A computed fold for a 102-nucleotide RNA from uncultured Croceitalea sp., annotated as SAM riboswitch aptamer (S box leader). It was read from a public genome assembly, where an Rfam model found it. The source organism's lineage runs through Bacteria, Pseudomonadati, Bacteroidota, Flavobacteriales and Croceitalea. Its Rfam family is "SAM riboswitch aptamer (S box leader)". From the family's description: The SAM riboswitch is found upstream of a number of genes which code for proteins involved in methionine or cysteine biosynthesis in Gram-positive bacteria. The coordinates come from a structure-prediction model, not an experiment, and the mean pLDDT is 80. Of the family's consensus pairs, 97% are formed in the model.
RNA sequence: UUGUUAUCAAGAAAGGCGGAGGGAAUAGACCCAUUGAAGCCUUAGCAACCCUUUAUCUGUAAAGAAGGUGCUAAAUUCUACCCAUUUGGGAUUAGAUAACCA
Numbered sequence: 001u002u003g004u005u006a007u008c009a010a011g012a013a014a015g016g017c018g019g020a021g022g023g024a025a026u027a028g029a030c031c032c033a034u035u036g037a038a039g040c041c042u043u044a045g046c047a048a049c050c051c052u053u054u055a056u057c058u059g060u061a062a063a064g065a066a067g068g069u070g071c072u073a074a075a076u077u078c079u080a081c082c083c084a085u086u087u088g089g090g091a092u093u094a095g096a097u098a099a100c101c102a
Stems, first nucleotide, its partner, number of pairs: 001102001003100006013043005021032003026080004044072003049068002051064005076094001081090003
């Protein structure tokens, strides 16, 4: 990097450096930000994909958190297409994360 599968309305922030943008892409809306954005580092936390233990009908279930990742504003911020009609349901592309394959 390609592919396969699963998940994406729950959850969880402080400090230091930094110094103007950020919220994936297009358009629109909205929001965050000099009372300090992105990025990097430290510490803390969340979750439970891999993982550990136990049980097992071998499908899975329960408990756990040492380790590998990930994550810690708002649903992947919302809308875009379809159906119903102002709020609900469904779908597509793209993306994120994990495990596996080459």